[in-house]
Molecule: c-di-AMP riboswitch aptamer (ydaO/yuaA leader)
Organism: uncultured Conexibacter sp.
Order: sequence, then C1' cells, then structure tokens
RNA sequence: UGCCGAGUCUCCACCGUCAUGAACGGUGGGGAGCGGGGGACCCACUCGGUCCGGAUGUAUCCGGACCACGGGGCGAAUCGCCACCAGCCACUCUGCGAUCAGAGGGCUCUGGAGGCGUAGCGCACUCUUUCAGCGCGAGCCCGUCAGCUGACCUCGUAGGCCGCGAAAGAGAG
Repeated sequence: UGCCGAGUCUCCACCGUCAUGAACGGUGGGGAGCGGGGGACCCACUCGGUCCGGAUGUAUCCGGACCACGGGGCGAAUCGCCACCAGCCACUCUGCGAUCAGAGGGCUCUGGAGGCGUAGCGCACUCUUUCAGCGCGAGCCCGUCAGCUGACCUCGUAGGCCGCGAAAGAGAG
C1' cells in the first nucleotide's frame, strides 16, 4: 500500500510507551454500524434406547447416568473414488500337537496418515462482460435440544496474511 473475514467508527474511565502530541497502544464499559442465534399464527415435519431414584396408582410424569449412525449451529469448506500402516473377521488355502503361524480375501459408521477429483469460495477502485491464470475446498461449537417465524430476547465485533507485484481487453460509474 493492500488481501481473507461481520469483525469498523465513536464516547468515557484506567494503565502503559516516548518523540510530550486533543499522539500511539492495551484493558473495561456505553453508542452507532455490520454480522449471527433463538423465537408465534399460517405453512411444513412427525414423536430415541437402557439403568437407577422419586411421585402417582396400573399407566403416566419428574430427576440423574450411560449409549446410539440422535439432532443442530458458525463457515466457501460439501460429496465421491482410490489406496498405505495398524486392527478385526463367523471367509478360503497351507503347515501343525495346539484356540497357533503364514498367505489370500473382506471391513473406512474400526483408528491413523494420505492421493485424485468435486458442490462451493477468494484474487488489488467498484460493477457488468469476454477470456485466461493462481489459490482455498479447513477448523470449531451446542449438548438430547432449537423447521419457517412478526413482536420480542440474546450473542459477536476476532484472528490471520502479502510485499512494488497483484493477467489482459471493452463498457459504465
């Protein structure tokens, strides 16, 4: 000077820096702006399991723990195929005293580490268009619960990068 992203601006208080300025930075609290979640009618959808304790009185309710491929949210970050190591198999073959060993086969909703694609996303004043190129295609959270949803309630306002380069043409601003 710019990029991804909602993540910017402003006010007050306190603290710090040194070049002492209505300067810069940090913390906490307000406001605005931007972004997210919950939340009616209507519409749409269809109602986990096991164990323990209590209430109640024969069938329900409440609380706790655990399980399961439960369900959900932010985000572009979804989905598919391949295949290595380990593990498992109630499958096949061989050896063998043996419930053991070797080889083959199968399993990715068994674990780890990958490869190739892909829905989708980003790229330098902005938009449209022609036409390439280069990247990303992660991670985290809630905790059995949440569809849409007016009023209303509530949360966030971070973090991470590039280095004179950011392709080119046309039109408009």